[in-house]
RNA sequence: GCCAUCCUAGCUCAAUCGGUAGAGCAAGCGCUUCGUAAGCGCUAGGUUGUCGGUUCGAUUCCGACGGAUGGCU
Numbered sequence: 001g002c003c004a005u006c007c008u009a010g011c012u013c014a015a016u017c018g019g020u021a022g023a024g025c026a027a028g029c030g031c032u033u034c035g036u037a038a039g040c041g042c043u044a045g046g047u048u049g050u051c052g053g054u055u056c057g058a059u060u061c062c063g064a065c066g067g068a069u070g071g072c073u
Base pairs, nucleotide, nucleotide: 001072002071003070004069005068006067007066010025011024012023013022019056027043028042029041030040031039049065050064051063052062053061
């Protein structure tokens, strides 16, 4: 320098022919226990990497940029 894949909650990841963004763990509160752990319930937490474009509508499609990983030279 070129090519491919990826970027979503604190962490690991879902979400498809474009239609109101979810789970597990972690966190907070409660139930249970003599107490702790485990278990159960509830709650909070997101400008979907950034900026544009298409569209009635974009996590999803297109472009540029930034970043991560792998490959080629």

Transfer RNA from Candidatus Amarolinea dominans, 73 nucleotides, folded computationally. RNAcentral records the identical sequence in 2 taxa. It matches the Rfam family "tRNA". Lineage of the source: Bacteria > Bacillati > Caldilineales > Candidatus Amarolineaceae > Candidatus Amarolinea. The coordinates come from a structure-prediction model, not an experiment, and the mean pLDDT is 80. The RNAcentral record of the sequence draws on ENA.